[in-house]
RNA sequence: UUUCCGAAAGGGUAAACCUCGGGUAACCGGGGGGCACAAAGCCACGGGUCCGGCGAAGGGCACUUUUUCAACGGAUGGUCGGGCUGCCGAA
Numbered sequence: 001u002u003u004c005c006g007a008a009a010g011g012g013u014a015a016a017c018c019u020c021g022g023g024u025a026a027c028c029g030g031g032g033g034g035c036a037c038a039a040a041g042c043c044a045c046g047g048g049u050c051c052g053g054c055g056a057a058g059g060g061c062a063c064u065u066u067u068u069c070a071a072c073g074g075a076u077g078g079u080c081g082g083g084c085u086g087c088c089g090a091a
Base pairs, nucleotide, nucleotide: 005089006088012037013036017032018031019030020029021028022027035078041084042083043082045081046080047079048076049075050074051073052072055069056068057067058066059065
């Protein structure tokens, strides 16, 4: 110095929930809050999950509503894998 690993120290992030704002929605951002996290930093590449309009099939029907599936678009990094980067240095 690097890799594995995760004691200590310095710190960091911030779940649920409340509130304000954006969005059809999933969800995202600000403030409060603190469940947790050694990458809970960044990236939608693959899987998963969620949302949307459209199409197909089925059920019911007075208006119209509901279920499943495919493709498309979006979201999720605190769902898993993967990639990149990073603080400290005991055993």